SAM riboswitch aptamer (S box leader), 102 nucleotides, folded computationally. The sequence was found by an Rfam model in a public genome assembly.
RNA sequence: AGCUUAUAGAGAAAGGCAGAGGGAAUAGACCCAAUGAAGCCUUAGCAACCUGACAUAUGCUCAAGGUGCUAAAUUCUACCCCCAAAAAGGGAAAGAUAAGUG
Numbered sequence: 001a002g003c004u005u006a007u008a009g010a011g012a013a014a015g016g017c018a019g020a021g022g023g024a025a026u027a028g029a030c031c032c033a034a035u036g037a038a039g040c041c042u043u044a045g046c047a048a049c050c051u052g053a054c055a056u057a058u059g060c061u062c063a064a065g066g067u068g069c070u071a072a073a074u075u076c077u078a079c080c081c082c083c084a085a086a087a088a089g090g091g092a093a094a095g096a097u098a099a100g101u102g
Base pairs, nucleotide, nucleotide: 002101003100004099005098006097007096013043014042015041016040017039021032022031023030026078027077028076029075044070045069046068049066050065051063052062053061054059074094079091080090081089
């Protein structure tokens, strides 16, 4: 790499360097961006998967060491169900993160 399981409409930004893109990929839509994108660094924060404590047979508890994250639902749609159709709704796929496996 791949595989398995779990989770997602919540939450959390300032500064420095940098200098034109960015929102995973393809297509479409819609956004963000010279009042400064990506990237890197510093500090701060969020969350609680693993971890530790306590309780206990699984927690509406506490902590924050390992990760992760800090525009918009995973920004939305694409495939299926639902519907006469559309909208709304539900699911899948894909991707992300964690833990395990290898």